This is a predicted structure of a 73-nucleotide RNA (transfer RNA) from a Candidatus Woesearchaeota archaeon. Taxonomically the source falls in Candidatus Woesearchaeota (Archaea, Nanobdellati). It matches the Rfam family "tRNA".
[in-house]
RNA sequence: GGGCUCAUGGUCUAGUGGUUAUGACGUCUCCUUGACGUGGAGGAGGCCGCCAGUUCGAAUCUGGCUGGGCCCA
Numbered sequence: 001g002g003g004c005u006c007a008u009g010g011u012c013u014a015g016u017g018g019u020u021a022u023g024a025c026g027u028c029u030c031c032u033u034g035a036c037g038u039g040g041a042g043g044a045g046g047c048c049g050c051c052a053g054u055u056c057g058a059a060u061c062u063g064g065c066u067g068g069g070c071c072c073a
Base pairs, nucleotide, nucleotide: 001072002071003070004069005068006067007066010025011024012023018056027043028042029041030040031039049065050064051063052062053061
């Protein structure tokens, strides 16, 4: 330098054009316990790496950039 691929709550992850986005773990509150743990109920937390474009509408499609991984030179 070229090619492929990934980027979504603290962590992992679903969502591949149409309700301002799913679940698990973690975290907080309450119930249960003598207490802890387990179990049950509920809450907070992300506008989807960044900038443009296409579209009535973009996390999703296109281009560029940034960062990680793999391959080639």